[in-house]
Context: one part of a larger RNA
Molecule: large-subunit ribosomal RNA, domain IV
Organism: Candidatus Iainarchaeum sp.
């Protein structure tokens, strides 16, 4: 000087990007428990009191064994005296949940999940592997099997078939070779025509298919605002909810609350640079080593250092 412990007077998070770490708490019994709720839970909520020993009683019992309650007595600072052994509470965001994962800087709001929707698939099935035999699904058989979105529950899932996709149908049109026929003085070569599959055009269908989901200008008895009204264009112009959002540039938006002060975090408003409706919307009790806010308890995190005990360092030999 450093590493690990221990303990600290008054404060009590003023350290800090951030209570990181460290404490506090804590086993069993009694009392007693809000608000939300899918009525199971939340809940050990939260608070609160009591634990040793020794004596008599009493209940329980086959039992002078044990348990349990009543009363009185004792020791300590402190009787779950050691060891072990939840800090609690509120609000938000995200994912319902338990699970899974980057062996070796990410455990996560990422994956997966029951549920939900859509698509192929009638068995010699579809789909996977293999030129192929063949062989898995599966000694299954649409209540199955394969593939794709979402991803418990609730309330719901709005327009648009103009493009691309994909089913479907097609009187017609267009379509190669090969038959076939016609030129080619014969034979070719070639050149012509006719038929003609799939596919294309054509018709229609289909968003829990890939997608997309407007702009000008004008108007109500101060004002302001626009129910309403012209226009342009499109396939239709964002519907329900939500909304400075994990998404908002301007942005520290305004306006309550919280604070001595708040770019924070909560409730509202909302003209949404650029939300939005299974690439799901908006809610959501229970859960979470998850993101972030605030309160209480507690503390050497800090004001502000200090002591003490072991290791190193350093000195000698």
């Nucleotide at each position: 000087c450093u590493c690990c412990a221990u303990c600290a007077a008054g404060g009590g998070a003023a350290u800090u990007c951030g209570g990181c770490a460290a404490u506090u708490u804590a086993g069993c019994c009694c009392c007693g428990u809000a608000u939300c709720u899918u009525c199971g839970g939340u809940a050990u909520a939260a608070g609160g009191g009591g634990u040793g020993c020794c004596u008599g009683c009493a209940a329980u019992u086959u039992g002078u064994c044990a348990u349990u309650g009543c009363a009185g007595g004792u020791u300590u600072c402190a009787a779950u005296a050691a060891c072990a052994a939840g800090g609690g509470g509120a609000g938000u965001c995200c994912g319902a949940c338990u699970g899974u994962u980057u062996a070796u800087u990410a455990a996560a709001a990422a994956c997966a999940c029951a549920g939900g929707u859509c698509c192929c698939u009638g068995c010699u099935a579809g789909c996977c592997a293999g030129u192929a035999a063949u062989g898995g699904u599966g000694u299954g058989u649409a209540u199955a099997g394969g593939g794709g979105c979402u991803g418990a529950c609730u309330u719901c899932u709005g327009c648009u078939c103009a493009c691309u996709g994909c089913c479907a149908g097609u009187a017609c049109g267009u379509g190669a070779a090969a038959c076939u026929c016609c030129a080619g003085u014969u034979c070719a070569a070639u050149g012509g025509a006719a038929c003609u599959a799939a596919g294309c055009g054509c018709u229609g269908g289909u968003g829990a298919a890939g997608a997309g989901c407007g702009g000008g200008c004008c108007u109500a008895a101060c004002u302001c605002u626009g129910a309403g009204g012209c226009u342009c264009u499109c396939a239709c112009g964002g519907u329900a909810g939500c909304g400075u959002a994990a998404u908002a540039c301007c942005u520290u938006g305004c306006c309550g609350g919280u604070u001595u002060a708040u770019u924070g975090c909560c409730g509202g408003c909302u003209u949404g640079c650029a939300c939005c409706a299974a690439c799901g919307a908006a809610g959501u009790a229970a859960c979470g080593a998850g993101a972030u806010u605030c309160c209480c308890g507690c503390u050497g995190u800090c004001c502000c250092u200090g002591a003490u005990g072991g290791g190193g360092g350093c000195c000698u030999g």